[in-house]
Context: one part of a larger RNA
RNA sequence: UUGGGUUUAAAGGGUGCGCAGGCGGGCUUGUAAGUCAGUGGUGAAAUACUGCCGCUUAACGGUAGAACUGCCAUUGAUACUGCAAGUCUUGAAUAUGGUUGAGGUAGGCGGAAUGUGUUGUGUAGCGGUGAAAUGCAUAGAUAUGACACAGAACGCCAAUUGCGAAGGCAGCUUACUAAGCCAUUAUUGACGCUGAGGCACGAAAGCGUGGGGAGCGAACAGGAUUAGAUACCCUGGUAGUCCACGCCGUAAACGAUGUUCACUCGCUGUCUGCGAUACACAGUAGGCGGCUUAGCGAAAGCAUUAAGUGAACCACCUGGGGAGUACGAUCGCAAGGUUGAAACUC
Numbered sequence: 001u002u003g004g005g006u007u008u009a010a011a012g013g014g015u016g017c018g019c020a021g022g023c024g025g026g027c028u029u030g031u032a033a034g035u036c037a038g039u040g041g042u043g044a045a046a047u048a049c050u051g052c053c054g055c056u057u058a059a060c061g062g063u064a065g066a067a068c069u070g071c072c073a074u075u076g077a078u079a080c081u082g083c084a085a086g087u088c089u090u091g092a093a094u095a096u097g098g099u100u101g102a103g104g105u106a107g108g109c110g111g112a113a114u115g116u117g118u119u120g121u122g123u124a125g126c127g128g129u130g131a132a133a134u135g136c137a138u139a140g141a142u143a144u145g146a147c148a149c150a151g152a153a154c155g156c157c158a159a160u161u162g163c164g165a166a167g168g169c170a171g172c173u174u175a176c177u178a179a180g181c182c183a184u185u186a187u188u189g190a191c192g193c194u195g196a197g198g199c200a201c202g203a204a205a206g207c208g209u210g211g212g213g214a215g216c217g218a219a220c221a222g223g224a225u226u227a228g229a230u231a232c233c234c235u236g237g238u239a240g241u242c243c244a245c246g247c248c249g250u251a252a253a254c255g256a257u258g259u260u261c262a263c264u265c266g267c268u269g270u271c272u273g274c275g276a277u278a279c280a281c282a283g284u285a286g287g288c289g290g291c292u293u294a295g296c297g298a299a300a301g302c303a304u305u306a307a308g309u310g311a312a313c314c315a316c317c318u319g320g321g322g323a324g325u326a327c328g329a330u331c332g333c334a335a336g337g338u339u340g341a342a343a344c345u346c
Base pairs, nucleotide, nucleotide: 004317005316006315007300008299012314014201015200016199017198021194022193023192025088026087027086028085029084030083031082033081034080035077036076037075038074039073040072041071042070049065050064051063052062053061054060091191092188093187094186095184096183097182098181099180100179103177104176105175106174107173108172109171110154114150115149116148117147118146119145120144121143125136126135162169163168206247207246208245209244210243211242215241216240220236221235222234223233258313259312260311261310262309263308266291267290268289269288270287271286272285273284274283295302296301319346320345321344328339329338330337331336
């Protein structure tokens, strides 16, 4: 390399858009590049192969054949692929009318809780734990009223619910905006699928500048525990968590399951449309779940949301450690990311 694989054994890129490339629906006509057939030329000799022969045999050699699976030219074939032209509607998209949702961005508003301040009542404890102590408190705390301010998060509804490409998204409301689904089959007429590079998005933490800072809380300090306790528990508490703008580009970024299309028993719950309504049985389309037949699988299990049966394209794997390290390159302010070995060893 071929072959074989990628839920859990090594292996699906974090996700999408998309240039090149690869692959691509039905029918008709043309062409004849691929393809197939015939013929001609060439494909040196030796080697290798087969037959026969020569050295006593073999190695070795002689001779004849086939072969040299290729290339060039030419004459044909036209099923398939390509190319050119035409056409079709089922793939795809659009239109019209509905409908759904925590989809996104920006603004406004709200109540509960927490903390703080002022003030009223009130008096000796509060807090915390397995038990304590540090801590707070007669300079009046904790508790309980009133008023004010601040920041962050949105209880119930709430669900195996919903939306989004993924990350993710939840108080209410307004504006702008994106998407899906259904119905009508009206329009275009293959406009499609995938996608190396590329571009965009991408939790948390972290970084830069400027704000903000209630609660929580790495680091840190103290109190405990303990043989010790650089921890678990407690009292405090800085960065951070929040906002704006700009970076970072990674996660068990998980369904550990790439995207798209077709086909393959059933039962059941639920969400959203359509249709039909009669009280019964029950339809159709798109999601989200549970169980299960065939089949698959090493098994666990998967099973129309496949890990079944096939097709197209991409990504990735090839014993463990060394190592996601070194070196180089590249990106980054940095932290570091991406790409990514070998010696050696078992």
Predicted 3D model of a 346-nucleotide part of an RNA (small-subunit ribosomal RNA, central domain) from a Cyclobacteriaceae bacterium. It matches the Rfam family "Bacterial small subunit ribosomal RNA". The source organism's lineage runs through Bacteria, Pseudomonadati, Bacteroidota, Cytophagia and Cyclobacteriaceae.